Transfer RNA from Rhizophagus irregularis DAOM 181602=DAOM 197198, 72 nucleotides, folded computationally. The source organism's lineage runs through Eukaryota, Glomerales, Glomeraceae, Rhizophagus and Rhizophagus irregularis. The sequence is in RNAcentral, with records from ENA, GtRNAdb and Rfam. RNAcentral records the identical sequence in 12 taxa.
[in-house]
RNA sequence: GCCUCUUUGGCCCAGUGGUAAGGCGUCGCUCUCGUAAAGCGAAGAUCGGUGGUUCGAAUCCGCCAAGGGGCU
Numbered sequence: 001g002c003c004u005c006u007u008u009g010g011c012c013c014a015g016u017g018g019u020a021a022g023g024c025g026u027c028g029c030u031c032u033c034g035u036a037a038a039g040c041g042a043a044g045a046u047c048g049g050u051g052g053u054u055c056g057a058a059u060c061c062g063c064c065a066a067g068g069g070g071c072u
Base pairs, nucleotide, nucleotide: 001071002070003069004068005067006066007065010024011023012022018055026042027041028040029039030038048064049063050062051061052060
């Protein structure tokens, strides 16, 4: 330098054009003498950045950034 993959809450991860699902963790409540476990509930991501396409973009396209793999 070229090719390819990835980027979504604190962490892991789903989503494949129509108001972002789930797990862990966090917080509250129940239970308990108290804790843990268990049950119930809640908060938390406008989706790496920026342009474009579209009535509508996490999703499609361009560029940029970061990271993984391959080639020279």